[in-house]
Order: sequence, then C1' cells, then structure tokens
RNA sequence: UAUUAUCUUCAGGGUCUGGUGAGCUUAAAAGCAAUUCCAAACCGGUGGUAUAGUCCACGAGCUUCAGCUGAACUGGUGAAAUUCCAGUACCGACGGUACAGUCCGGAAUAAAGAAGAUUUGA
Repeated sequence: UAUUAUCUUCAGGGUCUGGUGAGCUUAAAAGCAAUUCCAAACCGGUGGUAUAGUCCACGAGCUUCAGCUGAACUGGUGAAAUUCCAGUACCGACGGUACAGUCCGGAAUAAAGAAGAUUUGA
C1' cells in the first nucleotide's frame, strides 16, 4: 500500500409559549382539561455532487413480497451550487389519545452507513 475473513464500538432532532374548550369533577359556586385544534415556535438519518429535509441514490415505513413510498421556486456570486448568500414557500410512517413531524408505544429493536481492532496475501 492493496486484499481476505472475523469481531467491536457508534449510528435522529424538535413546544417550560398564548388562545380556545371536546370532555371530566361538583348540590352549587367553581375547578380541571390538547406539545393533537387555532396562532406562534422548533427539528432535519446515510452516501453522492460546490456545503442538500425538498436533486440522484439508500435506509427507515408499508406490503398481496412483485412492489409502493412526502416536499422548491425566484434572484445573486462563481469555472462549477435546485447544496452557498438573499427572499418567499413547502414536506414529514404506523398504533394510542381531543385530530400529533415535536407526547406515549412497538423500540434497551432494526438499519443505510461511519470509525476502529485483529487476521491473510503481495
């Protein structure tokens, strides 16, 4: 330096906000009640490529195991950017529960892959 095999470790983030009140408790007064609704806020797996949630591919998820599977434009700089800068948008599995990207659960799981150790050959 290349290669063979085995093993180890790692491998997902985000509401302490305001409003409303389906309901619940109570004899009544009254109280409780949504991270799900409304408003506002916040988050972004892996590889590729000029640095990417929205390009290409993969994983995750679903599945009748064949397959299916979300979302971006405009302007600027540059040799090169749908990746940077400026502006304005958009997207986010399944089950539970007051309708969930952010809560709880399957999951102390799995995995794209990343790093390392040992080993083999030249």